A computed fold for a 1460-nucleotide RNA from a Candidatus Microgenomatia bacterium, annotated as small-subunit ribosomal RNA. The sequence is in RNAcentral, with records from ENA. Lineage of the source: Bacteria > Bacteria candidate phyla > Candidatus Microgenomatota > Candidatus Microgenomatia (nom. nud.). Rfam family: Bacterial small subunit ribosomal RNA. Gene Ontology terms of the family: ribosome and structural constituent of ribosome.
[in-house]
RNA sequence: AUUUUUGAGAGUUUGAUCCUGGCUCAGGAUGAACGCUGGCGGCGUGCCUUAAGCAUGCAAGUCGAGCGGUCCCGCCUCGGCGGGACAGCGGCAGACGGGUGAGUAACGCGUAGGAAUCUACCCUUUGGUGGGGAAUAGCUCAUCGAAAGAUGGGGUAAUACCGCAUAACCUCGCAAGAGUAAAGGUCUUAACUGACCGCCGAAGGAGGAGCCUGCGUCCUAUCAGCUUGUUGGUAGGGUAAUGGCCUACCAAGGCAAUGACGGGUAGGGGGCGUGAGAGCGUGAUCCCCCACAAUGGGACUGAGACACGGCCCAUACACCUACGGGUGGCAGCAACUGGGAAUCAUUCGCAAUGGACGAAAGUCUGACGAUGCGACGCCGCGUGCGGGAUGACGGCCUUCGGGUUGUAAACCGCUUUUCUUCAAUGUAGUGUUGGAGGAAUAAGCCACUGCUAACUACGUGCCAGAAGCCUCGGUGAGACGUAGGUGGCAAGCGUUAUCCGGAUUUAUUGGGCGUAAAGGGUUUCGUAGGCGAUCGGCCGCAUCCUCUCUGAAAGCCCCUUGCUUAACAAGGGAACCGGAGAGGAGAUGGGUCGGAUAGAGUCUUGUAGGGGGUGCUGGAAUUCCUGGUGUAGCGGUGAAAUGCGUAGAUAUCAGGAGGAACGUUAAGGGCGAAGGCAGGCACCUGGGCAAGUACUGACGCUGAGGAACGAAAGCUAGGGUAGCAAAAGGGAUUAGAGACCCCUGUAGUCCUAGCCGUAAACGAUGGACGCUAGCUGGUCGAGUCUGACUCGAUUGGCGUAAGCUAACGCGUUAAGCGUCCCGCCUGGGGAGUACGGCCGCAAGGCUAAAACUCAAAGGAAUUGACGGGGACCUGCACAACCAGUGGAGCGUGUGGUUCAAUUCGAGACGAAGCGAAAAACCUUACCUGGGCUUGACAUGCUAGCUGCAUUCUUGGUGAAAGCCGAGAGGCCUUUGAGGGUGCUAGUACAGCUGCUGCAUGGCUAUCGUCAGCUCGUGCCGUGGGGUGUUGGCUUAAGUGCCGUAACGAGCGCAACCCCCGCUUUGUGUUAAAUAUUCACAGAGGACUGCUCUGAUUUCUAUCAGGGAGGAAGGAGGGGAAGACGUUAAGUCCGCAUGGCGUUUAUGCCCAGGGCAACACACACCCUACAAUGCCCAUGACAACGGGUGGCGACCUCGCAAGGGGAAGCUAAUCUCUUAAACAUGGGCUCAGUUCAGAUUGUGGGCUGCAAUUCGCCCGCAUGAAGUCGGAAUUGGUAGUAAUCGCGGAUCAGCAGGCCGCGGUGAAUACGUUCUCAGGUCUUGUACACACCGCCCGUCAAGUCAGCAAAGUCGGUAGUACCCGAAAGCCGCUGUUCGGCGGAUUAAGGUGAGAUCGGCGAUGAGGAUUAAGUCGUAACAAGGUAUCCGUACUGGAAGGUGCGGAUGGAUCACCUCCUUU
Repeated sequence: AUUUUUGAGAGUUUGAUCCUGGCUCAGGAUGAACGCUGGCGGCGUGCCUUAAGCAUGCAAGUCGAGCGGUCCCGCCUCGGCGGGACAGCGGCAGACGGGUGAGUAACGCGUAGGAAUCUACCCUUUGGUGGGGAAUAGCUCAUCGAAAGAUGGGGUAAUACCGCAUAACCUCGCAAGAGUAAAGGUCUUAACUGACCGCCGAAGGAGGAGCCUGCGUCCUAUCAGCUUGUUGGUAGGGUAAUGGCCUACCAAGGCAAUGACGGGUAGGGGGCGUGAGAGCGUGAUCCCCCACAAUGGGACUGAGACACGGCCCAUACACCUACGGGUGGCAGCAACUGGGAAUCAUUCGCAAUGGACGAAAGUCUGACGAUGCGACGCCGCGUGCGGGAUGACGGCCUUCGGGUUGUAAACCGCUUUUCUUCAAUGUAGUGUUGGAGGAAUAAGCCACUGCUAACUACGUGCCAGAAGCCUCGGUGAGACGUAGGUGGCAAGCGUUAUCCGGAUUUAUUGGGCGUAAAGGGUUUCGUAGGCGAUCGGCCGCAUCCUCUCUGAAAGCCCCUUGCUUAACAAGGGAACCGGAGAGGAGAUGGGUCGGAUAGAGUCUUGUAGGGGGUGCUGGAAUUCCUGGUGUAGCGGUGAAAUGCGUAGAUAUCAGGAGGAACGUUAAGGGCGAAGGCAGGCACCUGGGCAAGUACUGACGCUGAGGAACGAAAGCUAGGGUAGCAAAAGGGAUUAGAGACCCCUGUAGUCCUAGCCGUAAACGAUGGACGCUAGCUGGUCGAGUCUGACUCGAUUGGCGUAAGCUAACGCGUUAAGCGUCCCGCCUGGGGAGUACGGCCGCAAGGCUAAAACUCAAAGGAAUUGACGGGGACCUGCACAACCAGUGGAGCGUGUGGUUCAAUUCGAGACGAAGCGAAAAACCUUACCUGGGCUUGACAUGCUAGCUGCAUUCUUGGUGAAAGCCGAGAGGCCUUUGAGGGUGCUAGUACAGCUGCUGCAUGGCUAUCGUCAGCUCGUGCCGUGGGGUGUUGGCUUAAGUGCCGUAACGAGCGCAACCCCCGCUUUGUGUUAAAUAUUCACAGAGGACUGCUCUGAUUUCUAUCAGGGAGGAAGGAGGGGAAGACGUUAAGUCCGCAUGGCGUUUAUGCCCAGGGCAACACACACCCUACAAUGCCCAUGACAACGGGUGGCGACCUCGCAAGGGGAAGCUAAUCUCUUAAACAUGGGCUCAGUUCAGAUUGUGGGCUGCAAUUCGCCCGCAUGAAGUCGGAAUUGGUAGUAAUCGCGGAUCAGCAGGCCGCGGUGAAUACGUUCUCAGGUCUUGUACACACCGCCCGUCAAGUCAGCAAAGUCGGUAGUACCCGAAAGCCGCUGUUCGGCGGAUUAAGGUGAGAUCGGCGAUGAGGAUUAAGUCGUAACAAGGUAUCCGUACUGGAAGGUGCGGAUGGAUCACCUCCUUU
């Protein structure tokens, strides 16, 4: 340079955010299994579990051309000849092929090498093949035995066996020399011969096999020391061959932190899966190697075995048996049983490939080739194609219009892969070809809240159920079940299991450790190890370049080719990232030699210091003792008490004793590695810094293990003990108080000697070196030009540089940029716990898991809310003042109780004289009883009656409603079966004050008439968010001004609107006139506008005070008007409305009853308790309003309520309508009264169908409680409170309530400490359902897993002893053949231990479980700040002592910084 290849995220912690961090998902894969479903073909693949047991058949034989025979057949010249089969001897094969993965952590495997070896069959070369002998099986005879089989006698052959001859190479030997072989057969020739197959010796090759070595090859240190043939040597034995392989002797070695030894697990590799890769996981099928063949041991034969289908022995199991004894080994192919979630046919053939034997034909071959079964996998094909809208029926949904299923179907035309069937041909087998028929024979599974493609209806109602995670389900479920529809894949689809990926979540590529998990207590010392400054020479180990060999094949990748395609297969290439060797380079690292001085160190002269150790010594104070003075208290607390004191305390003076600690100076000032170190003096001693030149010459940095030091508490022994003070005792507090507070008080605190070894041992920040703007202090030195200077070291602060950080923050003392070394982390809990080990006298420390459980746990920052945190401010919030409530009686409402019913709703403020601005009937919704059923009310449809515009009269029954009847009157018209109307019957439907205010609309309450709540653009921040809106001053006000990364704007505030107050204009009537106080409609007027003074600041703005003018002066008074939102606040019974429920009733009508009950409790009024009063008489002054089914003058009757008659008035005309308090006069004289009026009796009036339950009023009589109200609590700041009456709505009647109106008319506010409510800023927070929050521990109950545990039952590996098969070896003996003995040894037995595991009464802790008990420990200053270590103690959280940390709020002080 070119080419090729190449990486996706999401959900879930929060009110929201960023980060850390785990969990989960989407992908691919499988020798799979399970569920539902299933048309065809090709190619593959199929016991992963019990290396469990195996019936039956087959899987290794072959050679007659090695041999003697037996049987059969053919020919025949009867002499023989030829052919076939067979047991045996003999040869070769059986060590291959096939299976399995138990064992094995090993030279087993992989890779690269090596030397001390063997090799049948095969190939090449060379030489030889002569001549003899003795046996034996078969066979025959006999015997034993159930069988298997065995034994004896006789005879026989060979390519079987044994000598002799010859002999090259070879072996032995110094040499001479010695030693060592063989087999023939078939065909052919008349024969010699010839050919072929063999045989023997030797050399070489090929392939195969054995041995050795380097490197690589799982987990565990809770396995740290292992080893006696062990390590080496000499000699011998043994082997094909090296070697402790074996034996004897000698030496004492060998291995190990680079992990020996032990334990666990596991066949290894090529490869396979996944992945961007690095990796991680895996080792089925195919190939290579190893190991094994029921378990254990052993050898024989052989070229090769210690031998899967050979032998011997032992053991277990199974079978046969005549009980004497035998037989067997499917981890070969099928098959069977068992196990298991699960894995096939007791098939065909040697045609092909390959193998054994053979001269060959050939035989054998469950190797192999085929077929069968299984959707187990991959690949391919099909289930039709083209037309076809009225968008059919049906289904589902619906806003009832329609939509959708859907060109889908029907219907028309076409085709035949597959299917059915026929024929031809052919194979070991699958096949191949041709014809006929008919769209026929062929679609399912899963999903549909998000992640994640796909939505509705019904059912269900925290149930049934779903779920991979977050989660869904409590009456409108897109999440459960069903249906329709839709999405995805498709002969499959889902689920489960496992692996990789995503996960940079073990980080080499590619992470971290101030606060999230994580820096060791220190590193003073230092081992191993790792890393290391400068110059030169040499080497060439690392490193780099080139070449050679190797890295099997298959597989992956590329190209090409063959099956119609693909899967699959074939050929070629690339790759195999590795190892070894050869040659070269000489930079860098390394080694070595030499030099230099910068790193490091030595030296000299100074210097500061609570650095360490030992000894001596000082004063102040507390306590105690003695004595004096002195008298009644002292002490202590929030307040008290316990305690001390008349036996003289406290106080005070003098003297004495003793122990501990060192005031002031004193300071984030000094020293030390850290812990830590403080009166003074002396001695001993470590380190630092500055300056200087001299010296050494890389001597350095870090540091696993290791050593040393290491606060407080605690322990051992001996001292000591003044004060303080765990425990303990007492007093308080409290519901309790094992605490906080108080009074005592022991260990301890102190010393000596020795242990312990931990702390929030913290800068929560390991050590060393270098680099990267500054400003400003402290301490210690030096230089000097004496300057406000310069240099070095050390210790602080700020941060505006860069940079880093999740943010907070760090920032030359790094948490920045780099290098080196060490330690540590990998979700929360369980747990720094159990077990084991080490240490300790003990307490305990160090090291350090798992089961189980959760989907979070956490860090920083944000917005709120909250605080028994802070600052500022406001309000009839408190305070001041006035009048009350709470006590009495009565009224009304509510609760409760009662009842047939006492209808329903409202519940802190913000329910309770509230809905209800009127419950005798009605209202009325409730109860009892009687009735009606298309209905009391609306709109249709069908049928009938019709004389009929719907009207009137009337009978019976009845409480009425209603039911059963009788009669009278009686339409329009275009003449139609018309229109309209009524009734009856039926059908759609009506109706419901029935439920859900937590499905809703609307309306309302409340914070609150509080001053707030937001937006656009910009800016800041990764983001939530901030800024604006904070700050200063000010205001009733986010009102205004100034400042300001903000500039503007909106909803609120204010103003605009209404009423009252002043002036003025116009208009106006209800006898007339006048004038207006009157009414109506307008206008004006007030704006800090003018002036003075003061406050504040830079100026403004603003505020305060005074004045002028004015009716009114600083918002003139009052009303209406209520921001964003909060309370699932209230209302389905005002109305509307979804859903649900009901339909001869939960609807409708009627009568009566109830809503009015009454032991009691609460809320709100009224009336009082009297003399500022009550009663009587006389007299005066309003305003707002109402009135025709009404207000009703006036007259008259009645004591009165009221009655009778009746004018006027649809109202500035008439009327309600005499206002009352008040004034004047008289009486009452402090009493339960001439107060108060409840209750009751009696007689009346009014309304109304009706006054009994249950109305109001009047007269007479009666005359209760009550003498100013406990704790507590309400309203009010001026025409207000208080007090006095008047009117209205509702209404037939009924007002102490409500809504209005006017009359008379106060007191007080120092002020913001406190209570309540609210606003702003700030601070802390573990709260966010937001403090009515969160949350800890014991106890009680259920469930689960692990730990300990007397013991008990097993496994494993050894060890000591006993016994000891077969076999080989050694020795002895002896006739072929054997016999005997010895050492070794498998299996077995016994013993003491080791180690691993199962069960285990019980014990202690842990985890978990909607509503259990006790407390309140923590989060705010959490109400005693919290936490760490340690000790004691308590039902429990916990408390207290000692030392430590800030990860403590608040206030004050100090230091520092910034500015002037």